[in-house]
Predicted 3D model of a 97-nucleotide RNA (TPP riboswitch aptamer (THI element)) from Pseudanabaena sp. SR411.
RNAcentral records the identical sequence in 2 taxa.
Taxonomically the source falls in Pseudanabaena (Bacteria, Bacillati, Cyanobacteriota, Cyanophyceae).
Model confidence (mean pLDDT): 75 of 100.
The RNAcentral record of the sequence draws on Rfam and Ribocentre.
RNA sequence: UCAAGAUGCUAGGAGUGUCUGUGAAAACCAGACUGAGAGCAAAUCCUUAGAACCUGAACCGAUUGACAUCGGCGUAGGAAAGCACAUUAUUUGAGGA
Numbered sequence: 001u002c003a004a005g006a007u008g009c010u011a012g013g014a015g016u017g018u019c020u021g022u023g024a025a026a027a028c029c030a031g032a033c034u035g036a037g038a039g040c041a042a043a044u045c046c047u048u049a050g051a052a053c054c055u056g057a058a059c060c061g062a063u064u065g066a067c068a069u070c071g072g073c074g075u076a077g078g079a080a081a082g083c084a085c086a087u088u089a090u091u092u093g094a095g096g097a
Base pairs, nucleotide, nucleotide: 001094002093003092004091005087007084008083009082010081011047012046013045014044016041017033018032019031020030021029053078054077055076059072060071061070062069
């Protein structure tokens, strides 16, 4: 210096658990816990710079009443995009000096 990029719109992807009321079992309902989000919220998160989410996994460590959550696993294997725009927010790539 150039291009990407936050953001917006449209489109698409994903998850929704544990415990108690509770019994012989199931469903519904209510409450409690964690989390961005615990099934109609039309919400939340994520869309290749992809840890949203799935497999590994009935995994390992911490933690909890229990799950969840956090970290490892993970430079692993998969996973859903276009347009517009601002100015350089964290930054990334290429070239030049």